The RNA shown here (c-di-GMP-I riboswitch aptamer) has 89 nucleotides and comes from a Deltaproteobacteria bacterium. Its mean pLDDT, the model's own confidence on a scale to 100, is 85. The model forms 95% of the base pairs in the Rfam consensus.
RNA sequence: UUUGCUGAAGGGCAAACCUUCCGAAAGGUUGGGACGCAAAGCCUCCGACUUAGAUCAGCUUGAGGUGACAAGGUAGCGGGGCUGCUAAG
Repeated sequence: UUUGCUGAAGGGCAAACCUUCCGAAAGGUUGGGACGCAAAGCCUCCGACUUAGAUCAGCUUGAGGUGACAAGGUAGCGGGGCUGCUAAG
C1' cells in the first nucleotide's frame, strides 16, 4: 500500500404507514415517519419479478370484455459495471 473480516466515533440513507404531485397501472416524487442498510451511492447490461395505456390476436351486432406483449417499472430481488467515508485490531 492492497484485499478480506471484526468494528469505534462523527455523520449518511430510510421499509411499512400517513401526506403532496405525476402516471392507465406498476411505480415514482414532496413532507412526516423508521423496518432495516457499510455501498439501502449511481447505472436496467444479464436473469427474476411487476404493470398492460398503446399495439397485436381472437370473441361480441355493438358497447365491451379476454389473451399475448415493455418501449413502463423494481438498483431496498440476485448477478454485473462505475464510484466512495472509517479510529483500532